About this RNA
The RNA shown here (transfer RNA) has 73 nucleotides and comes from a Candidatus Nanoarchaeia archaeon.

RNA sequence: GCCUCCGUAGCUUAGCAGCUAUAGCGCGACAUUGGUAAUGUCGAGGUCGCGGGUGCAAUUCCCGUCGGAGGCU
Numbered sequence: 001g002c003c004u005c006c007g008u009a010g011c012u013u014a015g016c017a018g019c020u021a022u023a024g025c026g027c028g029a030c031a032u033u034g035g036u037a038a039u040g041u042c043g044a045g046g047u048c049g050c051g052g053g054u055g056c057a058a059u060u061c062c063c064g065u066c067g068g069a070g071g072c073u
Base pairs, nucleotide, nucleotide: 001072002071003070004069005068006067007066010025011024012023027043028042029041030040031039049065050064051063052062053061
């Protein structure tokens, strides 16, 4: 220098044939207990790496760019 893949909640991640995003752990409240733990219910938490383009509409498609992993020379 070139090629491929990845980047989504505090962490690990699903989704992506375009129609405003999942779950688990963690966190908060409540129930249960003599009290914890465990369990159950509810809830909060997201610029979908960043910038731009196409579209009525983009996490998804296209371009650029940043970071990470692997490969080739």
The RNAcentral record of the sequence draws on ENA.